This is a predicted structure of a 380-nucleotide RNA (Bacterial RNase P class A) from a Polyangiaceae bacterium. The gene name in the source record is rnpB. The RNAcentral record of the sequence draws on ENA.

């Protein structure tokens, strides 16, 4: 110098002019002015998770559904984060992991191939019967053929053929029989655990999928700030129809059933009316800094700081100048040399996006800059 892999950090500053939204205070009879403050993000998004917070029946039992799914830890909480074991990928730095069960059951498993799971024989390999060209004086026979049989080693389909690899064995062959190796149980040892080491045994019996049902283990009451509260304004009840009044309709925020409570009204159609204020609302599982405990995530104590609060929604437009980037271009300066560094001068880009109770994650968008690791190459 290239290419590469990992966490981090930045979201340009500064003035000039117009302007948006709010807190206070002043001046005005009001409209509206003037002065002093404040006024988005790393993802404010997607609303996918889990919480806090508010009501409701404090939520009792089955059923049914839903989540989560190696081991250990953080945490309010988690589908999330650390730290492992295992398996994958990479030359390496590292990256990835929907990682329980398929010797419970029920089911699937295109295509192609003979068979796809109590498996099969399509080519072939052997062995017998018959037949016979060549051969041979004669007995006789090889190939091919036909038919009966044995085998699964080769080939062949295939994602995937019912343990591999190498020997004995055999008519030819087979876990039939040996060693390795893998599978499986069974002890020892190390580790909390996952799992890992290593001896034995066992001749193979156990394909594969469970983001197919389903089995285990675990956890899950509902519905949300349109949640709820308070305070104005309105109001009307009459009308038609239907069900019920203890043999009880309908209710009581879970999908069904028991089970509890309340119950005398309740639903349909028509007509009518009303949709303003306050509160919640933002000081919090808050942000920083620093000891101190953990390999981490995070925790404890201090000590600082206060940072939007709104209603369909206000932070923005433009000029200038500076800094930082890219590409073109001029020149200088170290250094033998790859190279390094500096001052001009043009161009041009500067992105995703935009709080709506509240903060944790995930995810997904996107502009840009420094490090630290890996690896090749140049160069003294």
């Nucleotide at each position: 110098g290239c290419a590469g892999u990992c966490g981090u950090c930045u979201a340009g500053g500064c003035g000039g002019u117009c302007g948006c939204c709010u807190g206070g205070u002043c001046c005005g009879c009001a409209a509206g002015g003037g002065c002093c403050g404040g006024g988005a993000g790393g993802a404010a998004a997607g609303u996918c998770c889990g919480g806090g917070c508010u009501c409701c029946g404090c939520a009792g039992g089955g059923c049914a559904g839903g989540a989560u799914g190696c081991c250990g830890g953080g945490u309010a909480a988690c589908a999330c984060c650390c730290g492992g074991u295992g398996a994958g990928g990479g030359a390496a730095a590292c990256c990835u992991u929907g990682a329980g069960g398929a010797a419970a059951g029920u089911g699937c498993c295109a295509c192609a191939g003979a068979g796809a799971a109590c498996a099969g024989u399509c080519c072939g390999c052997c062995c017998g019967a018959c037949c016979u060209c060549a051969c041979u004086u004669u007995c006789g026979c090889a190939c091919a053929g036909u038919c009966g049989g044995g085998c699964a080693a080769g080939g062949g389909u295939g994602a995937a053929a019912c343990g591999g690899u190498g020997g004995a064995g055999u008519a030819a062959g087979a876990g039939c029989c040996c060693a390795c190796c893998g599978c499986g149980c069974a002890g020892c040892c190390g580790g909390c655990a996952a799992c890992g080491g290593u001896u034995g045994c066992g001749g193979c019996a156990c394909g594969g999928c469970a983001a197919a049902c389903c089995c285990c283990a675990u956890c899950c009451g509902g519905a949300g700030c349109a949640a709820g509260g308070c305070c104005a304004c309105g109001u009307a009840c009459a009308g038609g129809g239907g069900c019920g009044c203890u043999c009880g309709a309908g209710g009581g925020u879970c999908g069904c059933c028991c089970g509890c409570c309340c119950g005398a009204g309740c639903c349909c159609c028509g007509g009518g009316g009303u949709a303003g204020g306050c509160c919640g609302c933002u000081a919090g599982a808050g942000g920083c800094g620093u000891a101190c405990g953990g390999c981490a995530a995070c925790g404890u104590a201090c000590g600082u700081c206060c940072c939007a609060g709104a209603g369909g929604a206000a932070u923005g437009a433009u000029c200038g100048c500076c800094a930082g980037c890219g590409c073109g271009u001029g020149g200088g300066a170290g250094g033998c040399g790859a190279c390094u560094u500096c001052c001009g001068c043009g161009c041009g880009a500067c992105a995703c996006a935009g709080a709506a109770c509240c903060a944790g994650g995930c995810u997904u968008a996107c502009a840009g800059g420094a490090g630290a690791c890996u690896g090749c190459u140049c160069c003294c």
It matches the Rfam family "Bacterial RNase P class A". Rfam links the family to the GO terms ribonuclease P activity, tRNA processing and dimeric ribonuclease P complex. Its mean pLDDT, the model's own confidence on a scale to 100, is 77. The organism belongs to Polyangiaceae, within Bacteria.